[in-house]
Context: one part of a larger RNA
RNA sequence: UUGGGCGUAAAGGGUGCGUAGGCGGCGCGGUAAGUCGGGUGUGAAAUUUCGGAGCUUAACUCCGAAACUGCAUUCGAUACUGCCGUGCUUGAGGACUGGAGAGGAGACUGGAAUUUACGGUGUAGCGGUGAAAUGCGUAGAUAUCGUAAGGAAGACCAGUGGCGAAGGCGGGUCUCUGGACAGUUCCUGACGCUGAGGCACGAAGGCCAGGGGAGCAAACGGGAUUAGAUACCCCGGUAGUCCUGGCAGUAAACGGUGCGCGUUUGGUGUGGGAGGAUUCGACCCCUUCUGUGCCGGAGCUAACGCGUUAAACGCGCCGCCUGGGGAGUACGGUCGCAAGAUUAAAACUC
Repeated sequence: UUGGGCGUAAAGGGUGCGUAGGCGGCGCGGUAAGUCGGGUGUGAAAUUUCGGAGCUUAACUCCGAAACUGCAUUCGAUACUGCCGUGCUUGAGGACUGGAGAGGAGACUGGAAUUUACGGUGUAGCGGUGAAAUGCGUAGAUAUCGUAAGGAAGACCAGUGGCGAAGGCGGGUCUCUGGACAGUUCCUGACGCUGAGGCACGAAGGCCAGGGGAGCAAACGGGAUUAGAUACCCCGGUAGUCCUGGCAGUAAACGGUGCGCGUUUGGUGUGGGAGGAUUCGACCCCUUCUGUGCCGGAGCUAACGCGUUAAACGCGCCGCCUGGGGAGUACGGUCGCAAGAUUAAAACUC
């Protein structure tokens, strides 16, 4: 490679957009490249297979036939694929109407709480723990009232609720802006799916420059605990956490489940929309589309479980796996300021 696989055994790329490529709806006409059939030429001999013959047999040798699955050329076939032309509307997209949403960006703004500062009241403790101590406090703390400053985070609402491709998104208002959904069936007419490379986005932590710094808090200092305690507990506390600009590019980036399309019994919640029935109008109820949960049938599965949101039945395309350790390491390449990331072995060993 073939094959078999990828929820948990090894294996789905963190996510999207998209280039090449691969694959591609329903008709009609043409063409005949692929495809199929016939003819002709060629496919050296030896070898091989079959039938026969010669050495006493065999090996061996000789004769005949087949085969040489191929290539070229020519004549046909036209279902399927391709190509050319033409048409269609169900795939896809657009238009109009409408409501839902922590989707994104910027600006402005309110309240609770912590801390600090100042002022008032007030006096001996406060704080902390399993118990303590370090720590704070007669230079007046803790408690309590008032005023002010500043930063960060958004209680309740809040919901296996919503939105987003993923990461993720939660006080309020305004501006700009993306997507999804439903209804109308008006327009385009296959414009589609996937996607190696590529490009973009990408939690936390980290890095560079400039700001900011209330609380929390790696490192660090101290107090305890302990045989020790470079920890768990306590008192402090700097980077960091926040903002702006740039870099980095990882994760249990998880549904441990790639994307798209079609098909296949059901029950019950919940979010958004439309229609019907009913009603004064709604709610309840019925139908339907689209999300999101639970339970379960067939089927699948090694089992667990999955089960119209499939891990069922199929098709298209991509990524990945091939015993454990060595190792996601070394070397080399690429990228990065660095940290490191990415690509990725072998010896040896079981």

This is a predicted structure of a 350-nucleotide part of an RNA (small-subunit ribosomal RNA, central domain) from a soil metagenome. It matches the Rfam family "Bacterial small subunit ribosomal RNA". The RNAcentral record of the full RNA draws on SILVA. Its mean pLDDT, the model's own confidence on a scale to 100, is 89.